[in-house]
């Protein structure tokens, strides 16, 4: 830089330095010297990924391991069989802790493109406008490939 998939209506502070901008671009509309963006310290939120432990619900009893039940064999150690049982392992879900990123104004702040529904302008067509619903585009974050 690019591709794929997933999520985006929730959530989350304080201080120091600095000094004018910021909310992706565009149009709105907002935030900001009661201090923007940035950097640092402490703190927090919780989406993805990883680790770990034992916690919890469900599933599976296929294989394996351990214990155990019944029957048979055997002097015994033990061995064989079973629609056996229980636990572990395994799988799915929920939760906790730690780590890697991320994030801590406003629904991704709202909108643009397509479709639908309704109100209004005006009784119909058409058009305009407002709102709601669905789907896209673009963006952000995570994970996995290139």
């Nucleotide at each position: 830089c690019g591709c794929u998939c997933a999520u985006c209506a929730a959530g989350a502070g304080g201080g120091a330095c600095u000094g004018a901008g910021g909310g992706a671009a565009c149009g709105g509309c907002c935030c900001u010297g009661u201090g923007a963006a940035g950097u640092c310290c402490c703190g927090g939120c919780a989406a993805c990924c990883g680790u770990c432990u034992g916690c919890u619900g469900c599933g599976c009893c296929u294989c394996c391991u351990g214990c155990u039940c019944c029957g048979g064999a055997a002097c015994a150690c033990u061995c064989c069989g079973g629609u056996g049982g229980c636990a572990g392992u395994c799988g799915c879900g929920g939760g906790a802790a730690c780590g890697g990123u991320g994030c801590c104004a406003a629904a991704u702040c709202c909108g643009g493109c397509c479709c639908g529904u309704g109100g209004c302008g005006a009784g119909a067509g058409u058009c305009g406008u407002c709102a709601c619903g669905g789907g896209g585009a673009a963006g952000a974050u995570g994970a996995g490939g290139g």
A computed fold for a 146-nucleotide RNA from Nocardioides sp., annotated as SAM riboswitch aptamer (S box leader). The sequence was found by an Rfam model in a public genome assembly. Taxonomically the source falls in Nocardioides (Bacteria, Bacillati, Actinomycetota, Propionibacteriales). Model confidence (mean pLDDT): 75 of 100.